Predicted 3D model of RNase P RNA and transfer RNA as a complex of 420 nucleotides. Model confidence (mean pLDDT): 76 of 100. It holds a member of the Rfam family "Bacterial RNase P class A". Rfam classes the family as a ribozyme.
Formats: sequence, C1' cells, structure tokens
RNA sequence: GUGGAUGACCGGACGACUGCUAAUUCGUUAGAGGAAAGUCGGAACUCCUUCGGACAGAGUGCCGGCUAACAGCCGGGCGGUGAAAACCGAUGGAAAGUGCAACAGAGAAUAGACUGCCUAUUUAUAGGUAAAGGUGAAAAGGUGCGGUAAGAGCGCACCGUGCUUUUGGUAACAGAAGUAGCUGGCAAACCCCGCUCGGAGCAAGACCAAAUAGAAGGGUGUUUAAAUGUCCGAUUUAGCCCUUGGGUAGGUUGCUUGAGAUUUAAGGUAACUUAAAUCCUAGAUGGAUAGUCGUACAUCGUUUUUUAAACGAGGACAGAAUUCCGCUUACAGGUCAUCCACAUAG
RNA sequence: UGCCGAGUUGUGUAGCGGUAGCACGGAGGACUUUGAAUCCUUUAGCCCAGGUUCGAAUCCUGGCUCGGCAGCCA
Repeated sequence: GUGGAUGACCGGACGACUGCUAAUUCGUUAGAGGAAAGUCGGAACUCCUUCGGACAGAGUGCCGGCUAACAGCCGGGCGGUGAAAACCGAUGGAAAGUGCAACAGAGAAUAGACUGCCUAUUUAUAGGUAAAGGUGAAAAGGUGCGGUAAGAGCGCACCGUGCUUUUGGUAACAGAAGUAGCUGGCAAACCCCGCUCGGAGCAAGACCAAAUAGAAGGGUGUUUAAAUGUCCGAUUUAGCCCUUGGGUAGGUUGCUUGAGAUUUAAGGUAACUUAAAUCCUAGAUGGAUAGUCGUACAUCGUUUUUUAAACGAGGACAGAAUUCCGCUUACAGGUCAUCCACAUAG
Repeated sequence: UGCCGAGUUGUGUAGCGGUAGCACGGAGGACUUUGAAUCCUUUAGCCCAGGUUCGAAUCCUGGCUCGGCAGCCA
C1' cells in the first nucleotide's frame, strides 16, 4: 500500500427569525432514537376470591458462570467453514419403544445376489462368496499385508468406534493404557429424560360527569357458578354465563425518580457485582418536539479540464405513547482501535 | 396502542414430508349458416429470505403484505 476480520463511535455543525407542547418564581427553562420500529423473548405494575394435588399441553436442551427474569449475555468444550484473523451451530438420548426412507436399485435394516469371482456336474443348473462393477442422499467400519478354491475382521498392523481402568479439568471434555472384531440415518417425526410455565393486558385498573330500554332472548338452578385446558379436594361469596339491542364517545388519575444515568475506585479472564461523589434527562392524547434563510463542510451530477475551478442538486434508516432489560430487522456517508494475509522497501 | 388470524395460477379453494390438483376465467381449435351451450388442447401458481432433512407448499426461525377485535353506562 491492497484485500479481509472483529469491536466501539458519529450519523449532520454554527447563527438569525417565526411557530408548537409542558413546567414556571412570568425573567425564562426543557423538548425523539440507535434503532423510538417488529411486537419476538422476559420482567415490573394492575385486575381476575384464594390455595393444594394429578393428568394433559406449551416451551427449553453441550458444560460452568452472570442476571429481577429470559429463547439474553460472558467464558470454555465439541463439530463445521476458511489460507489465516475469525465466523457459524435448537449441540441431551437412536442397545426403552413406535414410525419414516419417493424414484432408482438384486437388496433400504437382524438385508441381499443383477453383472461378476470360485467349485461341482456340465453348458444350464446346484452350492460357496461379498473383494470388483453398477443404483442411490444413504449399501453393514477404512487402508495395507497375510490367508483362501474364490472370498470374508477369517488373522495381524495402523487409523476410526464402543467398553473398562487411569491422568488432567469444578464440568462438558481431552490424553494414555488395556480390551471387544465392532450392523447405519432421521428426534426443527412421535417419543424418553432433565428443567421451566395460571390468565389477561395501561383501551390493565381507580375516580368524577353525561346519557339510557338497570331492556329482550337463551342456558344453568345450589348436585350451580366464580382461575379462563380437564379432573379431584378445601375455603369464601351469591346469583352467574352467552347472544342481540340501546345510550354515551367527555375529564382526572395511572404517567414518568428508575432493576436510572455519568465519573472514579475495588473484585472478577469476562459478562457482571460492590462502594463513593455528582446529576434529573419529553410526557403529547386527531396526538407537540417544527419551518424558512444565511455560512462553511461531507456527498452526487454536468462542463472546462489530467491536480483543480465553475455551475447545479442536496442530507441514510426512521419518528416516543405505561415502564424497563434483551433479541431481531432497516440504515447514505464517515471516524478510531486491535488483528490476519499478500506485495514492496529498509 | 395492545391482542389475534391469514397468505397456493387472474379469482375462489384442495393438498400438510416424495411428480402441486379442482372449478370459473384467458388463448387456440372442433361442431354450427352465425352466436350460445357442449367437446378437445393449451396458458399461468406455493408471499420473501435462511435453516433442519437425501428431499420442504408442508417442519422451524426471521421478515413483508393483508384482514379482524377492543373503552364506559355494566
């Protein structure tokens, strides 16, 4: 210098004028985001009268740690991709059981003999065989030597796999020694094993006001209903549930000080935790947070022109709605740090 | 704002691991003097992107589009 990987950050700046929302001591002060988005996971908060048990259902899944919690995060193991930095993985169990594998192929799961190979009689049968060919996504460990009529873990060596012992590690797992000739795949198929789980959602809920038909039909009748998958038991309450129709569509509260933010110190590889100091940072409700102009910068286009100049265009994705922690998705352009590979020069 | 549901030829729908069908429609032809009806042929599709699997419209994850419901009196 070129190409790549990872992490972090900015994502418009300054000034003037005119507006909007909230607060106000009436001087002023504050006013969108890294994703405010998707509503995917989890929680706070609120209501459903409350509690226990069984079954079903749903979610989740290597090991250890962090967190209020999670399908989140950090570290490690194993497998895969890549030349490397690095990235990706729903990654428990297939000797509990059931199921699936179209077409092709001889044969698709305690397998099988089409072309072959070998033996016998003999020219077509019978027997042996699974090395070679062929089919398929997948063909019953792989390579080599011995062995044999031909072959075969039939025997041996190395590699792979299972089991046992042992060493290291908290563990997943890894290494070593011995031993067994060793028959697959799919669990994002049912299932088994471990762990977790009540439902609804701020249009939750509370208060005030207005208005009206506190209406009609159906179900149930205390052996009922109230937790909302089913059942059983207990406790409390007394009417409850469904459908249709009518009226009103106003206000207050919940509402923003919180698992808060910033800085420093300590512990930890890290996620994160603890302590101290400082700070207060939108709260709208047909929904505020904006518009115009000027200056310089970044970017793009055209012309003259090789640097540069002139003219024109003109800011990515997107916009709070009860709050918070995550994940995922969208994003013009730019900055910084660390690492990898290649080339050149010293 | 919150909570649900659905995407398959132009339209309406079936299929839910193994060659995507059906009806109406469009185009061409046959029959007819002509038109309709009828018959034959043809046309065109799994919302998008990843993953699991030998194989995905179907199973899983993320996105996109469309549709539905709601408060108070009570």